Overview:
Predicted 3D model of a 74-nucleotide RNA (transfer RNA) from an uncultured Desulfovibrionaceae bacterium. The coordinates come from a structure-prediction model, not an experiment, and the mean pLDDT is 82. Rfam family: tRNA. The family's RNA type in Rfam is transfer RNA.
RNA sequence: CGGAGCGUGGCGCAGGCUGGUAGCGCAUCGGUUUUGGGAACCGAGGGUCGCACGUUCGAAUCGUGUCGCUCCGA
Numbered sequence: 001c002g003g004a005g006c007g008u009g010g011c012g013c014a015g016g017c018u019g020g021u022a023g024c025g026c027a028u029c030g031g032u033u034u035u036g037g038g039a040a041c042c043g044a045g046g047g048u049c050g051c052a053c054g055u056u057c058g059a060a061u062c063g064u065g066u067c068g069c070u071c072c073g074a
Base pairs, nucleotide, nucleotide: 001073002072003071004070005069006068007067010026011025012024013023020057028044029043030042031041032040050066051065052064053063054062
């Protein structure tokens, strides 16, 4: 310098091809249970999807640029 993959609640990930209110597991908080804790069960909160611009009635999703990490090539 060129190319590829990844970036989404605290952590690990799905969803993207086919645009239409953002989900799962763990964790956290509350309740039931227990002498207490843990486990189990029930419920709740927490993310404008790395950033910017564009397309569109509408973008996590499509396009362009850019940043970070990893890998490949030179």